[in-house]
Context: one part of a larger RNA
RNA sequence: AGACGGGGACCCGCACAAGCGGUGGAGCAUGUGGUUUAAUUCGAAGAUACGCGAAGAACCUUACCCGGGCUUGACAUGUAGCGAACCUUGUAGAAAUACGAGGGUACUCGCAAGAGAACGCUAACACAGGUGCUGCACGGCUGUCGUCAGCUCGUGUCGUGAGAUGUUGGGUUAAGUCCCGCAACGAGCGCAACCCCCGCGAUUAGUUGCUAACGGUUCGGCCGAGCUCUCUAAUCGGACUGCCUUCGUAAGGAGGAGGAAGGCGGGGACGACGUCAAGUCAUCAUGGCCCUUAUGCCCGGGGCGACACACGUGCUACAAUGGGAGGGACAACAAGACGCAAUGCCGCGAGGCGGAGCAAAUCUGUAAACCCUCUCUCAGUUCGGAUUGGAGUCUGCAACUCGACUCCAUGAAGCUGGAAUCGCUAGUAAUCGCGGAUCAGCCAUGCCGCGGUGAAUACGUUCCCGGGUCUU
Numbered sequence: 001a002g003a004c005g006g007g008g009a010c011c012c013g014c015a016c017a018a019g020c021g022g023u024g025g026a027g028c029a030u031g032u033g034g035u036u037u038a039a040u041u042c043g044a045a046g047a048u049a050c051g052c053g054a055a056g057a058a059c060c061u062u063a064c065c066c067g068g069g070c071u072u073g074a075c076a077u078g079u080a081g082c083g084a085a086c087c088u089u090g091u092a093g094a095a096a097u098a099c100g101a102g103g104g105u106a107c108u109c110g111c112a113a114g115a116g117a118a119c120g121c122u123a124a125c126a127c128a129g130g131u132g133c134u135g136c137a138c139g140g141c142u143g144u145c146g147u148c149a150g151c152u153c154g155u156g157u158c159g160u161g162a163g164a165u166g167u168u169g170g171g172u173u174a175a176g177u178c179c180c181g182c183a184a185c186g187a188g189c190g191c192a193a194c195c196c197c198c199g200c201g202a203u204u205a206g207u208u209g210c211u212a213a214c215g216g217u218u219c220g221g222c223c224g225a226g227c228u229c230u231c232u233a234a235u236c237g238g239a240c241u242g243c244c245u246u247c248g249u250a251a252g253g254a255g256g257a258g259g260a261a262g263g264c265g266g267g268g269a270c271g272a273c274g275u276c277a278a279g280u281c282a283u284c285a286u287g288g289c290c291c292u293u294a295u296g297c298c299c300g301g302g303g304c305g306a307c308a309c310a311c312g313u314g315c316u317a318c319a320a321u322g323g324g325a326g327g328g329a330c331a332a333c334a335a336g337a338c339g340c341a342a343u344g345c346c347g348c349g350a351g352g353c354g355g356a357g358c359a360a361a362u363c364u365g366u367a368a369a370c371c372c373u374c375u376c377u378c379a380g381u382u383c384g385g386a387u388u389g390g391a392g393u394c395u396g397c398a399a400c401u402c403g404a405c406u407c408c409a410u411g412a413a414g415c416u417g418g419a420a421u422c423g424c425u426a427g428u429a430a431u432c433g434c435g436g437a438u439c440a441g442c443c444a445u446g447c448c449g450c451g452g453u454g455a456a457u458a459c460g461u462u463c464c465c466g467g468g469u470c471u472u
Stems, first nucleotide, its partner, number of pairs: 005472001007471007015461002019424005026316008034307002042053002064302007073127001077126002079123005086103007107116003129291002132289003139284001140280003143276001145274001150189006156165003169180003195268004200237007209227001214224003240262001243256005305443001318417001322376007335364002339358002344353003383414001388409007430453007
C1' cells in the first nucleotide's frame, strides 16, 4: 500500500422482505455425469459447464469405430514428358477404384515446323497434409466481477523511505454527478451526452390508406378521382428543473402548471485499470513438439441416438377461471424464384392434382387466447395424453439401426409435488398465438424476434447473498 474479519459507520442491487408464477413429484423432449460399447469423436465443469460450441448428426456433416483401398497424395508452388478440355459408354466391385472402347480437336503467336495459356494424365523430388499435443508459450475473440463507480497520471507539497496528498471531509446524485470546503492545481481512461428503436408534432413524398368530397358499382377502395386522414420513410422540432410555489449558502430536493412526454421519458448499442495462469491450439491465426505407404487421404457400413441409474434446462398435464362442438372479431415483426403459392377439384386427414398472382407496402398464411350459444357435472372422467398395434402421406439415392406428419385403435403415470430452490417491480410477471435463421426433410418443446390480453406487491433494510465509500 492492499486483502480479509461471525470489527464499526454510511449507501446500493428482485439481495432479503411484500407479492405473483414456477422448479424439486409424473410422462416426455433435450444437455450432462456414470455405465456400457468395436466406437458410443472432441471440448465446456461452482457462481461464470450442463436446450452450452450444435442457427438443423439418416448418407454427407464427422473429427470416432470396423472393413475395403491410396501414397507427390483430396488441396498449393516448382521441373520434365504425354494429351486440349471435355462428352458417351463397357466389365469387376458395397463403393472408393481398377482396366478398357468410341467421339472430339478448340484458343493465342507463327507461312509451316513448332512454341504458349487453361485443364487432364504419368514420373521423380522439393514438399503437401494432420479437428495430432501444449489456451501453463501466444494473437484474436469471449465469459465474469459489473453499467459496479471506480482506476490512474503530470506538476506541486509532505515523508529518510515505501508512499501520502489530489480521490479524504460536509452535502447531493443513478454516477469520482455536481456544489461547498481543503496543499493542492489540473488532466486522462471510465460516468453522462453524442448513435439506434419506441412515444407527440411539422415538412417533404404519394400505384398502401380514405370515402373525408363527387361520380360509377357485378358492392369488394372494386373503378374514375383525390393526398384530407391512416400509414410508410427521410429531415427537422420538442424536455432544459426552462416556468411557478416551497426547503436549501450552493449543488440539489419536494410539490404544481403547461405538455404526447417530465426531472436519466422507456428500451438498446456501448463494458475503465484490472481479476479468475477463467474459456477457446476443434472458427481462424500462430511458436514449440510429434506423425509422414501414416496421427495424412478416399470409400461402404456402423457410431455420435446405447441404458440399472443420477443431475441440469424445458414441454405437456394433473382439470370446471376447465374439456368438447357450432358461430363471430381483432395483430405485429418477418420471409419468399432451387422460392411463397391463391381460386378450383380429389382425399376424414397428412397431402395430392393443378396453377392465377408475386423478385413483392401491389401476390402468398384461419392468428390464438377472447366473445356468444349448446354440452360435460367432479369422475383417473368427454381431464391427461405417454406407450403400443395397424393403415398411410411427404422429403430424400436411401427413413432398419435413426425423420417429421396424418388417420383408426390403444389409452400409462399423473388428483398441485419432501428437504430445498428459481424468475419477475409495468405494458413487467403470467398467459395466448405468429414469424425467422439454420434447413432436402427434421427429432424445435430449443434459440432469436413479434404482437394480443394483462396483474399483485414493495412496511422497511434487522437478517441471507453480492457490491461501493470511509474507518479499525

The prediction has a mean pLDDT of 87.
Predicted 3D model of a 472-nucleotide part of an RNA (small-subunit ribosomal RNA, 3' major domain) from an uncultured Campylobacterota bacterium.
It matches the Rfam family "Bacterial small subunit ribosomal RNA".